[in-house]
The RNA shown here (Bacterial RNase P class A) has 416 nucleotides and comes from Parapusillimonas granuli. Its Rfam family is "Bacterial RNase P class A". Rfam classes the family as a ribozyme. Its family is annotated with ribonuclease P activity, tRNA processing and dimeric ribonuclease P complex in the Gene Ontology. The source organism's lineage runs through Bacteria, Pseudomonadati, Betaproteobacteria, Alcaligenaceae and Parapusillimonas. The coordinates come from a structure-prediction model, not an experiment, and the mean pLDDT is 76.
RNA sequence: GAGGCAGGCCGGGCAAUCGCGGCGCCGCAAGGCGUCGAGGAAGGUCCGGACUCCGCAGAGCGGGAUAGCGGCUAACGGCCGUCCGGCAAGGCGCGCGCAAUCCGUUGCGGCGCCGAGCCGAGGAACAGGGCCACAGAGACGAGUCUGCGGCGAGGGCGCGCCUAGGCGCGCACCGGCAUGGCCACCUCCAUGCCGCGCGGUCGGGCAACCGGCCGCGGCGCUGCAGGGUGAAACGCGGCAACCUCUAUCCGGAGCAACAUCAAAUAGGCAUGCGUCCGGCCUUCGGGCCGAAAGGGUGGCUCGCCCGAGCAUGCGGGUAGAUGGCUAGAGCCCGGCAGCAAUGCCGGGCCCAGAGGAAUGAUUGCCCGCCAGGCUCGCCUGGCGUACAGAAUCCGGCCUACAGGCCUGUCUCACUU
Numbered sequence: 001g002a003g004g005c006a007g008g009c010c011g012g013g014c015a016a017u018c019g020c021g022g023c024g025c026c027g028c029a030a031g032g033c034g035u036c037g038a039g040g041a042a043g044g045u046c047c048g049g050a051c052u053c054c055g056c057a058g059a060g061c062g063g064g065a066u067a068g069c070g071g072c073u074a075a076c077g078g079c080c081g082u083c084c085g086g087c088a089a090g091g092c093g094c095g096c097g098c099a100a101u102c103c104g105u106u107g108c109g110g111c112g113c114c115g116a117g118c119c120g121a122g123g124a125a126c127a128g129g130g131c132c133a134c135a136g137a138g139a140c141g142a143g144u145c146u147g148c149g150g151c152g153a154g155g156g157c158g159c160g161c162c163u164a165g166g167c168g169c170g171c172a173c174c175g176g177c178a179u180g181g182c183c184a185c186c187u188c189c190a191u192g193c194c195g196c197g198c199g200g201u202c203g204g205g206c207a208a209c210c211g212g213c214c215g216c217g218g219c220g221c222u223g224c225a226g227g228g229u230g231a232a233a234c235g236c237g238g239c240a241a242c243c244u245c246u247a248u249c250c251g252g253a254g255c256a257a258c259a260u261c262a263a264a265u266a267g268g269c270a271u272g273c274g275u276c277c278g279g280c281c282u283u284c285g286g287g288c289c290g291a292a293a294g295g296g297u298g299g300c301u302c303g304c305c306c307g308a309g310c311a312u313g314c315g316g317g318u319a320g321a322u323g324g325c326u327a328g329a330g331c332c333c334g335g336c337a338g339c340a341a342u343g344c345c346g347g348g349c350c351c352a353g354a355g356g357a358a359u360g361a362u363u364g365c366c367c368g369c370c371a372g373g374c375u376c377g378c379c380u381g382g383c384g385u386a387c388a389g390a391a392u393c394c395g396g397c398c399u400a401c402a403g404g405c406c407u408g409u410c411u412c413a414c415u416u
Base pairs, nucleotide, nucleotide: 001412002411003410004409005408006407007406008405009404010403012366013365014364015363016362017361018360020037021036022035023034024033025032026031039387043398044397046396047395048394049393050392051254052253053252054251063250064249065248066247067246068082069081070080071079072078083122084120085119086118087117090114091113092112093111094110096109097108098107099106100105123245124244128243129242130239131238132237140235146225147224148223149222150221151220152219154173156171157170158169159168160167161166162165174195175194176193177192178191179190180189181188196217197216198215199214200213201212202211203210204209258323259322260321261320268314269313270312271311272310273309277290278289279288280287281286294306295305296304297303330349331348332347333346334345335344336343337342367384368383369382370381371380372379373378374377
């Protein structure tokens, strides 16, 4: 100097004027003065806590989360350190392979090593279940595609044909195999199939045909061996990112939590006053008149009108108001312990608290960027833009972000 990788920071500054919200002081009030007033993510609401209520959460069942090892923390699925496995810019090495070659090497590939850093759903497969594509005979049940070797079985009765000795069919039996039946095996029972085919040779027979031996093939039983497929071939195989098991943790709802004060109206309870009384009529349901607590008539008295409910108190809840509500696992600086996360100590600071919800605009100077001009370090003009915007608070994670700054580390090249 170039490239790779990782991490951190900023998100214009100051002043004035006007406007908005909170608090303090002054003022009867209107208002005045002072002071404070968004973010690194205030966001998504994913994880963990504080706080509040329900409740007393002890056990069991069910459900959820986490998972090498150690540490930090109020807690965490977060953070730090470390082990293991995989990857990694680039480089080095190789009595390695292929190609080219001016025979010096070069290129591509393979193997090994260095490497900042990145990723890991990194507990358990002799507790159990499940799965293992394609290929392969067979994928966890056992089993035999191929090769080699060994063993193997038929006899009786009846009927039909006929060249008269054989063949075919049927029946019960025996043997083998398969399937089914009694819960399973054996036994037993039932059903079905088989108890050979071809070639050569020899013998018997008039012939049909039969028999012996040999070879090949098939079937059944059994023993041994090899090849091939595949990630894995029988080995206590692999998969837990399938269920599961093990260990640890988790009660639920959430500031619209919750607490206090408390209208109007309508219910509830208590007390007091009044109607329910008098007269008349009645079809016996009631109707009419008078009287009546109370109400209206602008405050009082009288008068007039309405009139069956009225008044007072208590209590619960609603609207509304207040608290919760911002001094805190707080921020800054320094020291100590620790590799670090983090903890401890000392000093300093106060930093939004609204409630349909304030936090904005303009101007000037400085600063930064862009464009233009020239007398070359000054002038003129423009822009300061992104993501976004508190709502009980805090610790994390994740996501979004115009433009810009800084640091660490690794590799390579060059110089000294």